[in-house]
RNA sequence: UCCAGCGUAGCUCAAUGGUAGAGCGGUUGGCUGUUAACCAAUAGGUUACAGGUUCGAGUCCUGUCGCUGGAGCC
Numbered sequence: 001u002c003c004a005g006c007g008u009a010g011c012u013c014a015a016u017g018g019u020a021g022a023g024c025g026g027u028u029g030g031c032u033g034u035u036a037a038c039c040a041a042u043a044g045g046u047u048a049c050a051g052g053u054u055c056g057a058g059u060c061c062u063g064u065c066g067c068u069g070g071a072g073c074c
Base pairs, nucleotide, nucleotide: 001071002070003069004068005067006066007065010024011023012022013021018055026042027041028040029039030038048064049063050062051061052060
């Protein structure tokens, strides 16, 4: 320098172009001698960043940034 993949909640990951979700974790309550477990409720999102297409974008297109892998040069 070139190519490919990935970037979504605190963590691990979903989401056919049509209301952004699950598990774990957090908070509150219940249960009880207490803790754990269990049950219920609840909070938490600039979907890396900037544009474009579209009635509508996490998803499609372009650029940038970061991470990983490969190729090339030395």